[in-house]
Context: one part of a larger RNA
RNA sequence: CUGGGCUUAAAGGGUGCGUAGGCGGUCCGGCAAGUUGGGUGUGAAAUCCCUCGGCUCAACCGAGGAACUGCGCUCAAAACUGCCGGACUUGAGGGAAGCAGAGGUGAGCGGAACUUAGGGUGGAGCGGUGAAAUGCGUUGAUAUCCUAAGGAACACCAGUAGCGAAAGCGGCUCACUGGGCCUUUUCUGACGCUGAGGCACGAAAGCUAGGGGAGCGAACGGGAUUAGAUACCCCGGUAGUCCUAGCUGUAAACGAUGAGCACUGGGCUGGAGGCUCCUCCAUAGGUUUCCGGCCGUAGCGAAAGUGUUAAGUGCUCCGCCUGGGGAGUAUGGUCGCAAGGCUGAAACUC
Numbered sequence: 001c002u003g004g005g006c007u008u009a010a011a012g013g014g015u016g017c018g019u020a021g022g023c024g025g026u027c028c029g030g031c032a033a034g035u036u037g038g039g040u041g042u043g044a045a046a047u048c049c050c051u052c053g054g055c056u057c058a059a060c061c062g063a064g065g066a067a068c069u070g071c072g073c074u075c076a077a078a079a080c081u082g083c084c085g086g087a088c089u090u091g092a093g094g095g096a097a098g099c100a101g102a103g104g105u106g107a108g109c110g111g112a113a114c115u116u117a118g119g120g121u122g123g124a125g126c127g128g129u130g131a132a133a134u135g136c137g138u139u140g141a142u143a144u145c146c147u148a149a150g151g152a153a154c155a156c157c158a159g160u161a162g163c164g165a166a167a168g169c170g171g172c173u174c175a176c177u178g179g180g181c182c183u184u185u186u187c188u189g190a191c192g193c194u195g196a197g198g199c200a201c202g203a204a205a206g207c208u209a210g211g212g213g214a215g216c217g218a219a220c221g222g223g224a225u226u227a228g229a230u231a232c233c234c235c236g237g238u239a240g241u242c243c244u245a246g247c248u249g250u251a252a253a254c255g256a257u258g259a260g261c262a263c264u265g266g267g268c269u270g271g272a273g274g275c276u277c278c279u280c281c282a283u284a285g286g287u288u289u290c291c292g293g294c295c296g297u298a299g300c301g302a303a304a305g306u307g308u309u310a311a312g313u314g315c316u317c318c319g320c321c322u323g324g325g326g327a328g329u330a331u332g333g334u335c336g337c338a339a340g341g342c343u344g345a346a347a348c349u350c
Stems, first nucleotide, its partner, number of pairs: 004321003007304002012318001014201004021194003025088007033081002035077008049065006091191001092188003095184002098181002103177007110154001114150008125136002162169002206247006215241002220236004258317006266295011299306002323350003332343004
């Protein structure tokens, strides 16, 4: 190795692009590296195995044979793999004609709410809670109306809805721009799949520099509660939350389910298209492709469940696991401004 696994028991990399590598559609011809068969040389002796023989037997020893599953050379075969040449269109990609969408970036605009400031009315409370108090208020608050400024987020529409590789994306308009789907009497002709390293993207928090700062709000201060209350509740409130440029690179980054391809009963439903029947048109219906869900057959599964969006049946490639604690720690390396990230043990112990 034959011969284990990874939804929840340990285990799918956060996601993509892609280098090396691994794997790779149909047909024809050739070569003969792999492959298969024959021949031949070699594969020391001893050992192992078989048959005889010698010590009274055995161990032991002697003789013969077989074996040494290997390697070299040579002849042959050409199905499969490989290589070379030619051809093909179903895989893949391009063109054309359409479609949907919170996909991305930038700029501009809008209304509601909130806070603040100024002014008007008004005159004693407001606010807050389980109840209160701190707090605000006769230097006129709360309430209400007008005006102005500011920042952040976009109610309803809104949906098991849509888009995106993931993170994620939601007011409106414009500009630039990525991807997808459907249709096709169109083109290329295997150009494909996966992907160690690598590169890019990557919520929130955090960091650097400069702006901005309405609301909220770690830390912090105060009021309560309580035995205490470094909390939960209340009044304030700084970083932060926002923008620009850079860094960080982590999450229950989850479907806790890697990517691709093929095959395997159904029913219901949402989204984007195409085709089509009934005399014509439209709707309904039928049918077909892609995407999102629900329920379930067989099967699978320890069960929960899953079930054409598989956790079924197979193939290809990558990542990962090997008892709990020690420990994602120490050490070394490497990345980072730092915080820290990545890689990652052992002693000991149960």

This is a predicted structure of a 350-nucleotide part of an RNA (small-subunit ribosomal RNA, central domain) from a metagenome. It matches the Rfam family "Bacterial small subunit ribosomal RNA". Rfam links the family to the GO terms structural constituent of ribosome and ribosome. The prediction has a mean pLDDT of 89.